[in-house]
Parts: sequence; structure tokens; C1' cells
RNA sequence: CUCAUCGAGAGGGGCAGAGGGACACGGCCCGCUGAAGCCCCGGCAACCACUCGCGACGUACGCCGUCGCGCGGAAGGUGCCAAUUCCGUCCCAUGGUCGAGAGUCGGCGUGUGGGGAAGAUGAG
Repeated sequence: CUCAUCGAGAGGGGCAGAGGGACACGGCCCGCUGAAGCCCCGGCAACCACUCGCGACGUACGCCGUCGCGCGGAAGGUGCCAAUUCCGUCCCAUGGUCGAGAGUCGGCGUGUGGGGAAGAUGAG
């Protein structure tokens, strides 16, 4: 940089001792009934790897290779184990409300839906 996923799931112990929820701001939470961090054990999931099936292509036709799709298991490589990636911020749609109004216009730490941005994880 590219692609995929991010509303599900899964916690105990030891050391430690005041912070933590990525960054900024706002909100809301978690935390001395013990935060971050480190270690041990356990678990979740199924991205990769593995196994099986189907298809396409290749083929020196082999119980072969490559690619794609799908099922499964969970011994391997990662990851993860409060809250949607905790929520908002930018854009669009549509409500609400307030103000001014003829059509309509403007405001709003406002609701809902969608999309971004940023981030995380995996694979390349």
C1' cells in the first nucleotide's frame, strides 16, 4: 500500500499499585471489592495453515498441480476475552424542537438510518 472483517463469542490466579477505555475534544463508563504493565493457566473465534467435498483451469493423465466456493474439526501460526471499534465529531437522507415567517429560511452537546474518516486484527 491492497483486500477482508469489526452488533456475536470468551476470565481466573500471581507480581504490581493509579490509572484505563488508540489519538484530540465532548459525553458516558471501568478502577483501591485493585487500573495500566508483566507472568502463569484457562477460554473464545475460525483470518492463515491443516483435513474433506464440489467446480474451473492446467496436465509429463498420477491416489497430480493451481485457483475458486463450501462443510468440518481445533493439535499448529496470529488475534481476541466490559460496554457496537463504548458513543459522538465529517457528509447525505429523514424526523424532533426552537426562532423568524407568505412560499420558506435559520439555529440546536437532539432522534433514527446510510456512508465516510480514523483505528484494530488477519492475509498478501

The RNA shown here (SAM riboswitch aptamer (S box leader)) has 124 nucleotides and comes from uncultured Marmoricola sp. The sequence is in RNAcentral, with records from MGnify. Of the family's consensus pairs, 94% are formed in the model. Its mean pLDDT, the model's own confidence on a scale to 100, is 79.